[in-house]
RNA sequence: AAGUAGAGGUUGCGCUUUUUAUCAGUAGCCCGCCUGACGCGCCGGUGUGCGGAAGAGGACGGAAGAAAGGAAAAGGCGCCGAAGCGGCAGCAUAGAACCGGUGUGCUGCGGCUGGGUGCAUGGCCAACAGCCAUGCAACUGUCAUCAGAACCUGAUGGAGAGCUACUUGU
Repeated sequence: AAGUAGAGGUUGCGCUUUUUAUCAGUAGCCCGCCUGACGCGCCGGUGUGCGGAAGAGGACGGAAGAAAGGAAAAGGCGCCGAAGCGGCAGCAUAGAACCGGUGUGCUGCGGCUGGGUGCAUGGCCAACAGCCAUGCAACUGUCAUCAGAACCUGAUGGAGAGCUACUUGU
């Protein structure tokens, strides 16, 4: 230097299936009544088509009444930059089409974070659940240095492009 295999945790990381609660007595549909001209699926614009005084849209009331995303538990699968975040570029997509934005997914490049937990702040979200970012706190794994009673303990410091073991080459 290269390759192979491992460790951190029983709340390590991610994906997926089933069940359950929540979403929610919410959305949409239907009916009654009031009002009265616009409405159409992420936002804005242009604008096609469709619907609309045989009542758009909205308020109130009634009847019946979801789903997705997110979550918990159990099972399965893949793993240890597992994975997460954000930047740049390309492609696809979001109810005719186009323009701009935003979101989602995929690919490539490179940047940051060893890991989980608690608290605070902010963002996403229906949510006090959960996720994400930042900061703080102790904990934990690993290496280096120093000390000691020395495969353990303590102090300080670093980062995963790290650490441990083995093999090969120089």
This is a predicted structure of a 170-nucleotide RNA (Lysine riboswitch aptamer) from a bovine gut metagenome. It matches the Rfam family "Lysine riboswitch aptamer". From the family's description: Riboswitches are metabolite binding domains within certain messenger RNAs that serve as precision sensors for their corresponding targets. Allosteric rearrangement of mRNA structure is mediated by ligand binding, and this results in modulation of gene expression. This family includes riboswitches that sense lysine in a number of genes involved in lysine metabolism, including lysC. The model forms 100% of the base pairs in the Rfam consensus.